[in-house]
RNA sequence: AGAGUUUGAUCCUGGCUCAGGAUGAACGCUAGCGGCAGGCUUAACACAUGCAAGUCGAGGGGCAGCGCGUGAGGUAGCAAUACCUUAUGGCGGCGACCGGCGCAAGGGUGCGUAACGCGUGAGCAACAUGCCGGCAUCAGGGGGAUAAUCCGUGGAAACGCGGUCUAAUACCCCAUAGUCACCUUGGGAGGCAUCUCUUGGGGUGUAAAGCUGAGGCGGAUGCCGAUUGGCUCGCGUGACAUUAGCUAGAUGGUAGGGUAACGGCCUACCAUGGCGACGAUGUCUAGGGGUUCUGAGAGGAAGGUCCCCCACACUGGAACUGAGACACGGUCCAGACUCCUACGGGAGGCAGCAGUGAGGAAUAUUGGACAAUGGAAGUAAUUCUGAUCCAGCCAUGCCGCGUGCAGGAAGAAGGUUCCAUCGAUUGUAAACUGCUUUUGUACGGGAGCAAUAAGGUCCACGAGUGGAUCGAUGAGAGUACCGUACGAAUAAGCAUCGGUUAACUCCGUGCCAGUAGUUGUGGUAAUACGGAGGAUGCAAGCGUUAUCCGGAUUCAUUGGGUUUAAAGGGUGCGUAGGCGGAUAGGUAAGUCAGUGGUGAAAUUUUCGGGCUCAACCCGGAGGCUGCCAUUGAUACUGCCAGUCUGGAAUGGGGAUGCUGCAGGAGGAAUGUGUAGUGUAGCGGUGAAAUGCAUAGAUAUUACACAGAACACCGAUUGCGAAGGCAUCUUGCAAAACCCCAAUUGACGCUGAGGCACGAAAGUGUGGGGAUCAAACAGGAUUAGAUACCCUGGUAGUCCACACAGUAAACGAUGAUGACUAGCUGUCGGGGCUAUGGCUUCGGUGGCCAAGCGAAAGCGAUAAGUCAUCCACCUGGGGAGUACGACCGCAAGGUUGAAACUCAAAGGAAUUGACGGGGGCCCGCACAAGCGGAGGAACAUGUGGUUUAAUUCGAUGAUACGCGAGGAACCUUACCCGGGCUCGAACGGUGCAUGAAUGAUUCAGAGAUGGGUCAGUCCUUCGGGACAUGUAUCGAGGUGCUGCAUGGUUGUCGUCAGCUCGUGCCGUGAGGUGUCGGCUUAAGUGCCAUAACGAGCGCAACCCUUGUCUGCAGUUGCCAUCAGGUAAAGCUGGGGACUCUGCAGAGACUGCCACCGUAAGGUGCGAGGAAGGGGGGGAUGACGUCAAAUCAGCACGGCCCUUACGUCCGGGGCGACACACGUGUUACAAUGGCAGGUACAGAGGGCAGCUACACAGCGAUGUGAUGCGAAUCUCGAAAACCUGUCCCAGUUCGGAUCGGAGUCUGCAACCCGACUCCGUGAAGUUGGAUUCGCUAGUAAUCGCGCAUCAGCCAUGGCGCGGUGAAUACGUUCCCGGGCCUUGUACACACCGCCCGUCAAGCCAUGGGAGCUGGGGGUGCCUGAAGUCCGUAACCGCAAGGGGCGGCCUAGGGCAAAACCGGUGACUGGGGCUAAGUCGUAACAAGGUA
Repeated sequence: AGAGUUUGAUCCUGGCUCAGGAUGAACGCUAGCGGCAGGCUUAACACAUGCAAGUCGAGGGGCAGCGCGUGAGGUAGCAAUACCUUAUGGCGGCGACCGGCGCAAGGGUGCGUAACGCGUGAGCAACAUGCCGGCAUCAGGGGGAUAAUCCGUGGAAACGCGGUCUAAUACCCCAUAGUCACCUUGGGAGGCAUCUCUUGGGGUGUAAAGCUGAGGCGGAUGCCGAUUGGCUCGCGUGACAUUAGCUAGAUGGUAGGGUAACGGCCUACCAUGGCGACGAUGUCUAGGGGUUCUGAGAGGAAGGUCCCCCACACUGGAACUGAGACACGGUCCAGACUCCUACGGGAGGCAGCAGUGAGGAAUAUUGGACAAUGGAAGUAAUUCUGAUCCAGCCAUGCCGCGUGCAGGAAGAAGGUUCCAUCGAUUGUAAACUGCUUUUGUACGGGAGCAAUAAGGUCCACGAGUGGAUCGAUGAGAGUACCGUACGAAUAAGCAUCGGUUAACUCCGUGCCAGUAGUUGUGGUAAUACGGAGGAUGCAAGCGUUAUCCGGAUUCAUUGGGUUUAAAGGGUGCGUAGGCGGAUAGGUAAGUCAGUGGUGAAAUUUUCGGGCUCAACCCGGAGGCUGCCAUUGAUACUGCCAGUCUGGAAUGGGGAUGCUGCAGGAGGAAUGUGUAGUGUAGCGGUGAAAUGCAUAGAUAUUACACAGAACACCGAUUGCGAAGGCAUCUUGCAAAACCCCAAUUGACGCUGAGGCACGAAAGUGUGGGGAUCAAACAGGAUUAGAUACCCUGGUAGUCCACACAGUAAACGAUGAUGACUAGCUGUCGGGGCUAUGGCUUCGGUGGCCAAGCGAAAGCGAUAAGUCAUCCACCUGGGGAGUACGACCGCAAGGUUGAAACUCAAAGGAAUUGACGGGGGCCCGCACAAGCGGAGGAACAUGUGGUUUAAUUCGAUGAUACGCGAGGAACCUUACCCGGGCUCGAACGGUGCAUGAAUGAUUCAGAGAUGGGUCAGUCCUUCGGGACAUGUAUCGAGGUGCUGCAUGGUUGUCGUCAGCUCGUGCCGUGAGGUGUCGGCUUAAGUGCCAUAACGAGCGCAACCCUUGUCUGCAGUUGCCAUCAGGUAAAGCUGGGGACUCUGCAGAGACUGCCACCGUAAGGUGCGAGGAAGGGGGGGAUGACGUCAAAUCAGCACGGCCCUUACGUCCGGGGCGACACACGUGUUACAAUGGCAGGUACAGAGGGCAGCUACACAGCGAUGUGAUGCGAAUCUCGAAAACCUGUCCCAGUUCGGAUCGGAGUCUGCAACCCGACUCCGUGAAGUUGGAUUCGCUAGUAAUCGCGCAUCAGCCAUGGCGCGGUGAAUACGUUCCCGGGCCUUGUACACACCGCCCGUCAAGCCAUGGGAGCUGGGGGUGCCUGAAGUCCGUAACCGCAAGGGGCGGCCUAGGGCAAAACCGGUGACUGGGGCUAAGUCGUAACAAGGUA
């Protein structure tokens, strides 16, 4: 110090989350020791039991209990003596009692309290102060009671009651006294307003206590000091304005009362004040501080332990006593609760220490001691002290120590992992060897804390004080610590391992179980779940949870923003407030400096010291950023009083405008009325219809009326504060602007509240009503159409007055002032010039420098750089909603939340994709043509259905005559049945047997099983080869996953695209290049150009075909020569030709003309076999579709193993109501049939093709020959010629069926092809729709080949023969390319997404009511108690009782307000893979 998370990616805004530290913590797992600290945060809930405040006999009377003494008696004993009984206050002492001091401290808790409660600093001239210290003075005399005790008596008890006696340092009276108190009256001094201090005079009043051990301890009055307290004030010290007004002792005065003291503290009277947006009052919350945590700091949060202050003591009230209390362990009363009770009545208060119950996630022992420190009483000894000091429990925290150290590689075994072995890792880790002993165990020693008290001795002096020395006492504790012995001995866990965040593999699981702080993970290969191995981090702890600060500059003083992300008020005027020009002077409030006081200690920081170190503790310093006082400074700000003109305003002059208000006038248009002309339609739309019209519309002419709005000019124009303002004209009113520089002299800026203005729609009242037009009606459209379109049409639109007060009221940009390059328009004014223009002030536009900005953009009219003031923002949704308040006639407006929920929501820009956006271009894409499909029959494939099985795959284009280029068995994967289990094939090893092999027989459907015969290998005698059996290791699987894969393939698409290097631009994604113009089939090329080049594609190189040349010449050819046949290149021969094969040539817009800068284009131009890519093929960029294939093959993982393997027989893949695709044959005369006759190319052939001959009508058969093939062989059809048929279900068509055969094959039943004879179905050109094709193409005709025994081939792949028509053109359909534009899409439009309804869950508003709470008001009642009054009663008196009164806690009644809980029902909201209806928004989103 940052990181993760919005996106396909980017930058920004913005929230959420994490890493750190902390805790009085809790929970989970684990646990060796010590030191120091801490330990009910919840119920201020209730409490059993014990203890926590007593002490003094040197105040007193006394003597219950204890001890001693004394007297008397008794028992035992020889006695001393011991014991017992009794008497005795004589002594030590002492229960209870009177009296004194203490109990107001210490200890606990945080209910209340938003307050002079606390903190800080002042004040008291307005006060008190026991005990302590100092000074002065004094203590004379008298009196009457009372408790205890005793007697009696009530009561269960608690507790009394009556009587008798008695004491005091208890109480009272008298005397004396002052520097005391009060009254009164002089002088002096001082201060701070009331006043204070000091010094005199007079008057009145109040004191005391004794005890003694004779040392002393006490008593009274006054003054002083110290300490402690009381009161007052300045400043500081929560939230809410959805709390805005509060207040009757209230604010002040006078008089009195009261108090220690001031004061409405209280009372009477008088006045009417006092507080409040600088936040009164109310509600809610809360003890405050020193400090603690965090933070760089400023801040934020907290207030447990320790210290200070406050408040409280079951709840509420009250006083008494006292120096001090309105009193935790006191009193009285009331209330609630608990307990005792004889039912009459009583008792109690752990928020003291332990402890109990309860509550809770959660917090300890009913311990020891007064040894130390401190406190109370006492002269003291001493007693008391749950204060305190210690111990116990708890890893609650901080700190420290240990669980060994060194060596040790066969890198052991085991575990884990792994490409087979090998290896890797655990890991120097272990074993093993050596060493040490903190800790532990055992034994031994053993502290400091202790200072002194009483008392003794000594010294000093002021004679009872001080000093020195001796001198009892230890809870903790036999603890800390030290020593000796033993022995690695007694001691490691927890969390994590996808990123954030250090640390990775295997197995299991299979959107399950689970995980998770966030992002997310898990649907068969999970580093994210569970386990294991390993690793990482911390360590006697480790994690989790909760809370606080930090990170968060995410409330921004330090240190943020507001055009578009959240955010400028709709506009102006203006109050308070804030801020404010120049110059000189005064003052010194702010400001600055010096000094003094204070800021307790502890804490924090630092320096040193003590516990072996540290934590901890001790000492010193610093700090405590603050407040108060005082002295000084005077730049700035303030204040006071002057001056100035630059800001501002006034005045004079000029000119401007759709500026406002009121009045008058005008023409066009529209509608209506009247009259005329005129006739059948008008109107309206995408097309129509509703509507109007023969009762005369529309159209047209004339006249009249009405209301509203003002064409052209008109503009990036002008005016206004904004809203807004447009015919002409008059009046009134206002304003900015320019010029002059006469006047005032800072008069200014901004502006919370406030006031005013404020489009449209809307509301009220009254007018007006032509047009247009919500609602409404009708007509269309549509699946629907409560819409868009059409015909009508009412409020309204207009006027007056009044309300409303909102808008995307926008420049989404508050107002004012200053400063910061330019260029170019325009409006209003001025100056100069003199018609070119220059310049100045004020407006209004465009482009830009610097600068700013996330970018887009802004840029003197700032969103730049500064200053002042106001307004507003702080994640999205819920929500501008609810409640409350205010305003309004209403509609509604203003103000304005929360629960809950999400991890995003958002801005700008980028690349794509998409658009019922735009531009350009291409393609048999359309159009123009030719021929088909869709109708029929059949073939074939598919779906569906069926079935024991109808094996599997392919499914829009890109599946469907596809895998299959050959299913009768086989194939075959499917079904049924019968068999096998080293298995149908192969390899290795062990054992046994047998050569191998051949022939044959039986059973069986076969596989298979049983039998017979023949055969008897090689050898180094170990064995080997082969076979069989057996055992075993490897098998086998067309079982699953094409979404784990390789390879291959389809498609976009033979479309023209897809990228890179360097440079440049941009914060960046990215762009540029690749865009633009022209051109091309083409990102083909040319020009231009912050780009320059390059790669994969295009093209070319390759094959084939078309022309020519050269070479070669058999099996091909035959012109010339010769021979020869019935004929024939048949033969000799020839290379000319054809042809075959090889090698070359040729075409390049090269030439010409025109157009063009060029590239290139055009030409019934030339030449050429071929002309602008000559035709055809092969060739398929980056990528897309998780496209296809695990069944062609290969392969990871999973699954089966007497079966999901394998063998055999039979069946099935061929089923058949149907539906679809692809084809064949047809429907006929451009034809069918019959006869005759001609011409190919490319291929195949030995288990083959077969000439030829014969037989058969024929398929074919029988013979026979040639040919492994330019030699032999398979071989054309349409065409052409002749004849016939005559438009018909036919001489068309051939399905189907019957019969007879041929061939292949082990076998043609399911289930082959072919032949012959017979039979002769549908079908007469095919609906919507749809397919192919642009030339040797379509159409048409036949031929060949692969597979193959044969063939279901009408399929596929090739070959040649004959051989057309049409293309104006690119508007439209489909697909594609480039540029541009919009986007809320990015799984990318088959996208995204809205609302109602239905379902579940959640929180919330309203709600007849019901219920609870705190506070206030009024009335009634009213305890205790202070105070006041007072005749009877008590007392010698002081005084008391009784009675009455005031006030009040509490109680009761009543009406309101406020805040909660709950509530039938109801409103909306949020969330929830796959519900319903539509399609509102995002593209021109199909009506922006």
Model confidence (mean pLDDT): 84 of 100. This is a predicted structure of a 1488-nucleotide RNA (small-subunit ribosomal RNA) from a metagenome.